The prediction has a mean pLDDT of 81. A computed fold for a 72-nucleotide RNA from a soil metagenome, annotated as transfer RNA. Rfam family: tRNA. Rfam's curators write: Transfer RNA (tRNA) molecules are approximately 80 nucleotides in length. The sequence is in RNAcentral, with records from MGnify.
RNA sequence: GGGCGGUUAACUCAGUGGUAGAGUAGGUCGUUUACACCGACCCUGUCGGGGGUUCGAGUCCCUCACCGCCCA
Numbered sequence: 001g002g003g004c005g006g007u008u009a010a011c012u013c014a015g016u017g018g019u020a021g022a023g024u025a026g027g028u029c030g031u032u033u034a035c036a037c038c039g040a041c042c043c044u045g046u047c048g049g050g051g052g053u054u055c056g057a058g059u060c061c062c063u064c065a066c067c068g069c070c071c072a
Stems, first nucleotide, its partner, number of pairs: 001071007010024004018055001026042005048064005
């Protein structure tokens, strides 16, 4: 230099253009003499930044940044 993949909650990851989710973690309560386990409920989001398309974008397009892999 060229090609490909990735970036979504504190972490690991889903997500058909039409309400942003799960598990883990965290909090409260129940249970227990107590702790753990278990159960119920709750909380956390600039969907990497910017722009475009669209009635509507996490999703499609362009660009930039960062991370990884391959080629040279």